[in-house]
Molecule: c-di-GMP-I riboswitch aptamer
Organism: Salinivibrio sp. ES.052
RNA sequence: GUUUGAACAAGGCAAACCACGGCGAAAGCAUGGGACGCAAAGCCUCCGGCCUAAUGGAAACUGGCUUCAUCGUCAGGGUCUCAAUGGUAGCGGGGUUGCCAGA
Numbered sequence: 001g002u003u004u005g006a007a008c009a010a011g012g013c014a015a016a017c018c019a020c021g022g023c024g025a026a027a028g029c030a031u032g033g034g035a036c037g038c039a040a041a042g043c044c045u046c047c048g049g050c051c052u053a054a055u056g057g058a059a060a061c062u063g064g065c066u067u068c069a070u071c072g073u074c075a076g077g078g079u080c081u082c083a084a085u086g087g088u089a090g091c092g093g094g095g096u097u098g099c100c101a102g103a
Stems, first nucleotide, its partner, number of pairs: 002103004012038002017033003022029002036090001042096003046093003049088003055083003061076005
């Protein structure tokens, strides 16, 4: 340096769930408790997946302007739909650092 994780050392992390007068529009995150698991379940959203949609686009609809009317245009806009710039590193790949032991 590469590779492997049956056993050894020091240990580490912490799912669900609970609490919270913390953050967030939400998804989710933080903190404390708690352990299902984890040899990178350390760190990084570069790629794919998944979650969410504040905001933006389209748009049913409503109103104004315009027109003989349609069209057009401006504003509002419950619901629906699309989109990450928000998340997930404990979904996978990738990058990067690293403990012990074996080969």